[in-house]
RNA sequence: GACAACACGACGGGAGAAGCCGGGCCAGCCCCGGUGCCGAAGGAGCAACCACCCCGGUAAACUCUCAGGCAAAAGGACCGACGUGUUGGG
Numbered sequence: 001g002a003c004a005a006c007a008c009g010a011c012g013g014g015a016g017a018a019g020c021c022g023g024g025c026c027a028g029c030c031c032c033g034g035u036g037c038c039g040a041a042g043g044a045g046c047a048a049c050c051a052c053c054c055c056g057g058u059a060a061a062c063u064c065u066c067a068g069g070c071a072a073a074a075g076g077a078c079c080g081a082c083g084u085g086u087u088g089g090g
Base pairs, nucleotide, nucleotide: 003088004087005086006085007084008083009082011080012079013078018035020034021033022032023031024030025028036070037069038068042066043064044063045062049057050056
């Protein structure tokens, strides 16, 4: 100097689903109640496998829908490229 993995930072991309119904006053992207729906923040569950007397450990974009969300904005798993740092092998 170059490479890989991870973390962080800023950048670009980034889906789904009612701008539903009723009520309130402080009149706002508000609050309360109700019905329907979505999965890609977060959270929870487990097949193989591991361990094993029992108890148990363990993944996801799968499942659940607690939380969150259902115009736009925001958020957004994840993807790309950049910078910094750590580690690895060379």
Molecule: Glycine riboswitch aptamer
Organism: uncultured Rhodobacteraceae bacterium